[in-house]
Context: one part of a larger RNA
RNA sequence: CGAUGCUGAAGGAACUCGGCAAAUUGCCCUCGUAACUUCGGGAGAAGAGGGCCCUGUCCUUGGGCAACCAGGGACGUGGGGCACAGACCAGGGGGUAGCGACUGUUUAACAAAAACACAGGGCUCUGCGAAGUCGCACAAGACGACGUAUAGGGUCUGACGCCUGCCCGGUGCCGGAAGGUUAAAAGGAGAGGUGCAAGCCUUGAAUUGAAGCCCCGGUAAACGGCGGCCGUAACGAUAACGGUCCUAAGGUAGCGAAAUUCCUUGUCGGGUAAGUUCCGACCUGCACGAAGGCGUAACGACUUCCCCACUGUCUCCAGCAUCGACUCA
Numbered sequence: 001c002g003a004u005g006c007u008g009a010a011g012g013a014a015c016u017c018g019g020c021a022a023a024u025u026g027c028c029c030u031c032g033u034a035a036c037u038u039c040g041g042g043a044g045a046a047g048a049g050g051g052c053c054c055u056g057u058c059c060u061u062g063g064g065c066a067a068c069c070a071g072g073g074a075c076g077u078g079g080g081g082c083a084c085a086g087a088c089c090a091g092g093g094g095g096u097a098g099c100g101a102c103u104g105u106u107u108a109a110c111a112a113a114a115a116c117a118c119a120g121g122g123c124u125c126u127g128c129g130a131a132g133u134c135g136c137a138c139a140a141g142a143c144g145a146c147g148u149a150u151a152g153g154g155u156c157u158g159a160c161g162c163c164u165g166c167c168c169g170g171u172g173c174c175g176g177a178a179g180g181u182u183a184a185a186a187g188g189a190g191a192g193g194u195g196c197a198a199g200c201c202u203u204g205a206a207u208u209g210a211a212g213c214c215c216c217g218g219u220a221a222a223c224g225g226c227g228g229c230c231g232u233a234a235c236g237a238u239a240a241c242g243g244u245c246c247u248a249a250g251g252u253a254g255c256g257a258a259a260u261u262c263c264u265u266g267u268c269g270g271g272u273a274a275g276u277u278c279c280g281a282c283c284u285g286c287a288c289g290a291a292g293g294c295g296u297a298a299c300g301a302c303u304u305c306c307c308c309a310c311u312g313u314c315u316c317c318a319g320c321a322u323c324g325a326c327u328c329a
Base pairs, nucleotide, nucleotide: 001324002323003322004321005320006319007318008317010315011314014313019310027051028050029049030048031047036041038159052079053078055076056075057074058073059072060071061070062069063068080084092308093307094306095305097303098302099300100299104116105115120157121156122155123154124153125152126151132143133142134141160295161294162293163292165226166225167224170223171222172219173218174217175216176215179214180213181212185208186207190203191202192201193200194199227245228244229243230242231241254288255285266282267281268280269279270278
C1' cells in the first nucleotide's frame, strides 16, 4: 500500500451520474392501520406496546377408574442483568410520476428491460383428400387431426374501463364481366418457289381466341394519408365570422415542452435558503393522436423526483484483526 472484516467523537448524503456500498429494519403476540380500489386488495401499510426468571389465583385441552401425567390461557406479586425474539437466523419505510396490466420469457459468458410472451380483441384464409406445412419431379406418405368453422392456419393488437373519427385518389386484396388489348392454337383471303400438270414447299391478311392488364365497383383493426394564404369585433390583443386556392380527405375525441418540444433551463405555480432534474398547469404540437388513443387498482432486482429512519458515502480520516505486498532467512 492492497484485499476481507470489526469499531468510531461531532455532523448525517454535505459523497456521487445516482444513497453505489454500508448501516437501519428483521421473529412471535396484542393494539392499530390512509389515499385509492377491478371491493379481491392496498396491508406485514404506517405506527405503538410486550417477550427472561421465581411465584399466587382462576379457566382450560389430551390421557387415566382414580391418584396423577403432559400441555395451553387470563389476571396478579416479586427478582436479576449493560443487554431477556440476549448467539445464529431474520422485511428499512413512505409519497409523486413514467412505462409495461399481471405470474412468466430473453442476449449460456458485458444488456432482465419500457424488449418477447400472455389472457382478451380484430382482420383474413380454410367445407375436409381443408387451408397451411414437410417431402418429391408436379410422388407415395406424413403433420394439421383420430380435429371439422364455438375448428385449424396466417397476421396485427395486447388485462380491464371509456372510446376507436375522416379519406378507396395511389398500392394491395376481393368482386364484376359489357367493351378494349392479347399467347399458343384455329383460320385461310392472298403472295412466292418449283413443276407440263397433279402436286409439293415457303409465306400469310381478315376472323375466332383464356387468364392477366385496361375498365367498373367494394375494402383502411389492408399498405397508407389526414392543407395553405388573406381579411375581420368600439383601446390593444385575439378571431366565433368571411374570402380564396388546392385535395382522395384535410387530424375528430382524448392527450400535449411528453420515453415525442428544435428554439428551451419555454412561461406560470409547487417543492428547496438556492431546483437544466421532478410534480401541476398553459398550448406557440420544429415533428402527439385513435388496434391504437386516453385512463387505470394490483404487480415490477424497470426508470424518475422527494421525505422519514439510518449510517465512514462524505467533512476527514483513524484504530484493530486476518491474508497478501515488503524486509530478512
A computed fold for a 329-nucleotide part of an RNA from a metagenome, annotated as large-subunit ribosomal RNA, domain IV. It matches the Rfam family "Bacterial large subunit ribosomal RNA". The prediction has a mean pLDDT of 87.